[in-house]
Molecule: c-di-GMP-I riboswitch aptamer
Organism: Effusibacillus lacus
Formats: sequence, C1' cells, structure tokens
RNA sequence: AAAGGGCAAACCUGAUCGAAAGACAGGGACGCAAAGCCAUGGGUCUACAGCGAAAGCUAUGAUCGCCAGGCUGCUGAU
Repeated sequence: AAAGGGCAAACCUGAUCGAAAGACAGGGACGCAAAGCCAUGGGUCUACAGCGAAAGCUAUGAUCGCCAGGCUGCUGAU
C1' cells in the first nucleotide's frame, strides 16, 4: 500500500444518570493504525459538599478523540 473490517467528532433526540463538567442509549460521520483498555504523571473542564464578609478557592468528580506512560490487538506490499 492493499484486504477484511473496527471505532465514531460536531450536531440532534432522550418520562437514562449526574449539582455541573460529563457519561450512557439512539441517530449521525469530523476524523482515527490503536480514536482498544488503564486516571499512573502532567494539562484542561466542572464545583454538589467544604472554606471565605465577598470576589472567589478547592477534587474526592470528569476528560484516554489533550500530551506522555503502561498493557493488549488486526494486516503484512514496497
């Protein structure tokens, strides 16, 4: 490269969960060779609760399709 395929951004819907961020389900494809898994380090987001006179601060919450790291997987042209 090719082949078989895989995942699924934004957006929409939800008498699904959540305080929110966001996750989940359905639709939908921007893209992705790990866009498979892990919250381990950093970054970013949210702030129920807590603190504060107030402005605000703060992760135990979230993000692996932010970066790095760890584990695992499909194919095998040049």